[in-house]
RNA sequence: AGAGUUUGAUCCUGGCUCAGAUUGAACGCUGGCGGUAUGCUUAAGACAUGCAAGUCGUGCGGUAGGGGCUUUGGCUCUGAGAGCGGCGGACGGGUGAGUAACACGUGGGAAUCUGCCUGAUAGUGGGGGACAGCCCAGCGAAAGCUGGAUUAAUACCGCAUACGCCCUAAGGGGGAAAGCAGCAAUGCGCUACCAGAUGAGCCCGCGUAAGAUUAGCUAGUUGGUAAGGUAAAGGCUUACCAAGGCGACGAUCUUUAGCUGGUCUGAGAGGAUGGCCAGCCACAUCGGGACUGAGACACGGCCCGGACUCCUACGGGAGGCAGCAGUGGGGAAUCUUGGACAAUGGGGGAAACCCUGAUCCAGCCAUGCCGCGUGAUCGAUGAAGGCCUUAGGGUUGUAAAGAUCUUUCAGCUGGGAAGAUAAUGACUGUACCAGCAGAAGAAGCCCCGGCUAACUCCGUGCCAGCAGCCGCGGUAAUACGGAGGGGGCUAGCGUUGUUCGGAAUUACUGGGCGUAAAGCGCACGUAGGCGGACCAUCAAGUUGGGGGUGAAAUCCCGGGGCUCAACCCCGGAACUGCCUCCAAAACUGCUGGUCUGGAGUUCGAGAGAGGCGAGUGGAAUUCCGAGUGUAGGGGUGAAAUUCGUAGAUAUUCGAAGGAACACCAGUGGCGAAGGCGACUCGCUGGCUCACUACUGACACUGAGAUGCGAAAGCGUGGGGAGCAAACAGGAUUAGAUACCCUGGUAGUCCACGCCGUAAACUAUGGAUGCUAGCCGUUGGGAAGCUUGCUUUUCGGUGGCGCAGCUAACGCAAUAAGCAUCCCGCCUGGGGAGUACGGCCGCAAGGUUAAAACUCAAAGGAAUUGACGGGGGCCCGCACAAGCGGUGGAGCAUGUGGUUUAAUUCGAAGCAACGCGCAGAACCUUACCACCUUUUGACAUCCCGAGACGACUUCCAGAGAUGGAUUUCCUCCCGCAAGGGACUCGGUGACAGGUGCUGCAUGGCUGUCGUCAGCUCGUGUCGUGAGAUGUUGGGUUAAGUCCCGCAACGAGCGCAACCCUCGCCUUCAGUUGCCAUCAUUCAGUUGGGCACUCUGGAGGAACCGCCGGUGAUAAGCCGGAGGAAGGUGGGGAUGACGUCAAGUCCUCAUGGCCCUUACAAGGUGGGCUACACACGUGCUACAAUGGCGGUGACAGUGGGAUAAUCCCCAAAAGCCAUCUCAGUUCGGAUUGGGGUCUGCAACUCGACCCCAUGAAGUCGGAAUCGCUAGUAAUCGCGUAACAGCAUGACGCGGUGAAUACGUUCCCGGGCCUUGUACACACCGCCCGUCACACCAUGGGAGUUGGGUCUACCCGAAGGUGGUGCGCUAACCCGCAAGGGAGGCAGCCAACCACGGUAGGCUCAGCGACUGGGGUGAAGUCGUAACAAGGUAACC
Repeated sequence: AGAGUUUGAUCCUGGCUCAGAUUGAACGCUGGCGGUAUGCUUAAGACAUGCAAGUCGUGCGGUAGGGGCUUUGGCUCUGAGAGCGGCGGACGGGUGAGUAACACGUGGGAAUCUGCCUGAUAGUGGGGGACAGCCCAGCGAAAGCUGGAUUAAUACCGCAUACGCCCUAAGGGGGAAAGCAGCAAUGCGCUACCAGAUGAGCCCGCGUAAGAUUAGCUAGUUGGUAAGGUAAAGGCUUACCAAGGCGACGAUCUUUAGCUGGUCUGAGAGGAUGGCCAGCCACAUCGGGACUGAGACACGGCCCGGACUCCUACGGGAGGCAGCAGUGGGGAAUCUUGGACAAUGGGGGAAACCCUGAUCCAGCCAUGCCGCGUGAUCGAUGAAGGCCUUAGGGUUGUAAAGAUCUUUCAGCUGGGAAGAUAAUGACUGUACCAGCAGAAGAAGCCCCGGCUAACUCCGUGCCAGCAGCCGCGGUAAUACGGAGGGGGCUAGCGUUGUUCGGAAUUACUGGGCGUAAAGCGCACGUAGGCGGACCAUCAAGUUGGGGGUGAAAUCCCGGGGCUCAACCCCGGAACUGCCUCCAAAACUGCUGGUCUGGAGUUCGAGAGAGGCGAGUGGAAUUCCGAGUGUAGGGGUGAAAUUCGUAGAUAUUCGAAGGAACACCAGUGGCGAAGGCGACUCGCUGGCUCACUACUGACACUGAGAUGCGAAAGCGUGGGGAGCAAACAGGAUUAGAUACCCUGGUAGUCCACGCCGUAAACUAUGGAUGCUAGCCGUUGGGAAGCUUGCUUUUCGGUGGCGCAGCUAACGCAAUAAGCAUCCCGCCUGGGGAGUACGGCCGCAAGGUUAAAACUCAAAGGAAUUGACGGGGGCCCGCACAAGCGGUGGAGCAUGUGGUUUAAUUCGAAGCAACGCGCAGAACCUUACCACCUUUUGACAUCCCGAGACGACUUCCAGAGAUGGAUUUCCUCCCGCAAGGGACUCGGUGACAGGUGCUGCAUGGCUGUCGUCAGCUCGUGUCGUGAGAUGUUGGGUUAAGUCCCGCAACGAGCGCAACCCUCGCCUUCAGUUGCCAUCAUUCAGUUGGGCACUCUGGAGGAACCGCCGGUGAUAAGCCGGAGGAAGGUGGGGAUGACGUCAAGUCCUCAUGGCCCUUACAAGGUGGGCUACACACGUGCUACAAUGGCGGUGACAGUGGGAUAAUCCCCAAAAGCCAUCUCAGUUCGGAUUGGGGUCUGCAACUCGACCCCAUGAAGUCGGAAUCGCUAGUAAUCGCGUAACAGCAUGACGCGGUGAAUACGUUCCCGGGCCUUGUACACACCGCCCGUCACACCAUGGGAGUUGGGUCUACCCGAAGGUGGUGCGCUAACCCGCAAGGGAGGCAGCCAACCACGGUAGGCUCAGCGACUGGGGUGAAGUCGUAACAAGGUAACC
């Protein structure tokens, strides 16, 4: 620090995901040791048991008990427990429920209290009366209670005293105390007060969550006066008075939450968090209350109420682990009912000492962090085994074995600290040290497709499974499972969850808004924000310096201690903050003054569909009246509905009515936008220019608020010509609730009032300044002159274009450039601009605006293709023009289908179907039935034996085969041993397979297409995919050539080179030829090689020549010459690629499968079947013909070789006949007889003869071939083959017609355009319906929680009042008694719980219902993407 994922590829936007760190964790697998730290995050749910707060006899009375002495009367010593009294139980320990608050943090403040402690001052005199305990009596189950008698004190109460203290009306008044121990000195106490320290209370500034779908809240509420109350200020409380107080800088309400130091993460800024440790707060079963006290409204105190649990004799009682352990429960999940007060601290005590689950230790847990170990060195026959293999080897791997060595840790034995200042050690015989034995006791987990380090085999076969994202798995899976190997970490490893990071993906640092999400439809203007020039003041912001504070711990730095580290200790720095003092005055700000440049006003001109009102006009449509006039009009792709003989349409005149204003008209004008278009008048808003004068920053923006706001729509009342939703009819169509046509109502128009939205778009908020130019247009001004031009300036409106910007497209002074200010808005797609709630509206609806759930994309721009019922150009027997066919008939042949034991298999639009098959009676043959063989019909190796072979005959059998038999011959090399070829028998390795997969392949082939294309190098352009070249202007059959050009060249294709036909020359003349000379029946023979011909070598054609045209080019047109003229004809030749095209049955081949069978042999059958359908052909339907004569010729080719011999013609033409008929056409079919081939023609061959003589009279829709020696027509040959041709491949004879042309059909090429396609239009894709699942809205209601208001009830408690009754201390009194004071009781207001009624709010359930989402192959259509077939969209 980045990476993966949208695409065919690219750039961008944008989400999702990963790599890192973290953790009080949990789960899975595994587990040696030590140190150190942590350990109920859930039920603030419930708790058995034990312990956690006591202590003091030096405050007091004193008992049981015990010891001693004793005359048993007692004396004396000691003395638990309980009690009175003092101090402490307000600390320590736990928890985080509540709390959004002065609770916390930070910094300040004044009106306070403070036990124990410290310092100071003064005092401590003299009295009194009680109450517990103990004793007696009683009640009760218990807890406990009641009565009587007696008693002490540092308990209680007067009196005295009062430096200081308190109150005061300033005169005065009031108020304390306690003793104990000691022989003593003295010590410890006590009272009052002043200070300190510590602790606590109160107030304030600032900071500290979310939600506006919470906008208004508040009656003690805000303030004042008076009083009360408190330790203390204060509505803290009460009475009275006033009507305030809080709130958009977010009150109130709702939800969530203890706060902080810190912790985690991060480069930082931030974000998240608040467990352990530390500070503060709150709470102690839930709620309320006070008492005591220095301190509490009190965790282990009290009272009351509620819930719960326990005891009970049913009458009543008891309890509170959120202390430490522990229990059950909840939960994914969190420990021992341990030891000790030795240390540190706390309480009490004078002290000894006691108490202390605070604390220190130990135990449990890999929960975290840190450290250590599981051995080290050597060791190659690179062992065995495993795995892989191309079978050679490779790898595991120096790894092991083996050899040598060491002993950390654990184990055993022995010694043995520090923590402890003199004593005291739970830990603990611990840490540590020494010795002993032996490699001995000690390794796992995850991963290996990419991201991401690490690869092979087997199994599986869209199954089982994996998966963080992309995605793997449908028979060759590095992705599943196993194995081998490898990678990573290591006593751990992985998974899951959490937080931050990466994420600049909420952007302060540090993002955006034309088209990706995103500029409010437009304006006015409030608050707010921001604001021109100069001078001065102040010092709020700002800057510098000082002071205080910012607890400790943590982090960081430097040291130090445990062997190191974690951990701990010491010191420093830091804690970026707040408060305060001093100083400065540039900038911002406050205040004061000045200025004119921003802004505005005045004077003078100007343009304009700017707005509103009233009036006027002509053209056109329609309707009405009248005239002329007659059969149609209208409408469409074509029609029909419709109008018209009751007179339409057309035409002429007249009248009515409503709406809109042709031409002018213009990327012209005006307006803020919506919008505004005949003319005139009136009223009125804004703008521009020019020139003075004036005001003096008055400016800009603008949350809310307010106004305007197309069309459609709504309300009321008018109006209604045309147009026209809905609707009706006619067409179209498979349907047509559409497109087209004929009608037609709301509406469109006017007035008034609503609605408030549009792709309200420049998809571009407003304002200001700055930043090259050029060319238009519009309004005004200025200058110059040549008076209609040039130059210039201000304001608008357009085009192009530089810099710059942009993902690109593009923008570019009218910015999307460079900057400043203000507002609005965005944060993945879908769900959804939807639901609920609020506001607005008459309604329609608008506005504000979510979530669950779901996907890994959705999207922008550009690129290359492909496609288009887009465009342009061009070509082809593509159409057209012609000729002949097919489709109808019969037959042949192939295919489908059907049949069958089998009808073997393949080929399937063009590009399967007379195709594989250049030829199925057996064979072929792969199929079927039956009979046989098993190392095999065929190959190699090994062993044994032998020759093998040819021929004859017989038996069984369908044959293969099995058995017997005759004759002939008796292998080659070698001296030999032996070797080689061959046959038979045997063993196992293996043979064999036309079995599967052409979607695992090679090779070959078809097709687009003999179409003109397909690419590369370098350069250039572009961020890039890519482009350029290859496009353009011409031309060509051609990317053929020329010209131009950021391209220049090159390759594969085209063309040419090759073969053949056509002309000539030359060479050679036999079997060929015969002009000349002989000869013959005959080129038969002599002769000759001129000619024909043969077969070798050459020549010839190149737009070369001329004219025209074109650009002086390429080329094109015409002509001459020439055998041939513009590629001379034909052939061979098939670019990059496409179709997973065809072929595993030509061959080859991976994998899989069969192995007495899916192999091999044989006999017979089948491939030849036949209601039917299709393709390709043959023969015909006749007179351009049939039949009978005659009639000449050819060229390939074949025959083993042969220019010699053989195989061979037909049509045409001529003569005769037939005369339009199912015929003298046609020949199918059938009967009979033969021939040939062959082992054999039954299934199932061909041909010949006689006889028979079917359909068929030129073929519907549709469709095929052909452009010249071609079509058509006529015959001939060949291959394979025993035989079989209408097929295939060749050969020649005769020998046409037509092409205006490129609109259309089909196919193709180039350029361009659109695209939501890229498996590429046989594409993509939308909605309803049906089914399944999921979440969600509404919903009669129902259940529960929270909260508010009103009222009722009113425990305990304190306060106020009263106080019949009761009453030790003080007062009066001799006493009785009275008084003061107090207690109980009673009354009142307050108040917890509870109750009644109503409101608001949240959540659960809910018959039924609404839409939404998701789901390989459901239904109906075809809406969108191309002009998507009616342009799309709002």
The RNA shown here (small-subunit ribosomal RNA) has 1434 nucleotides and comes from an uncultured bacterium. Its Rfam family is "Bacterial small subunit ribosomal RNA". Its mean pLDDT, the model's own confidence on a scale to 100, is 85.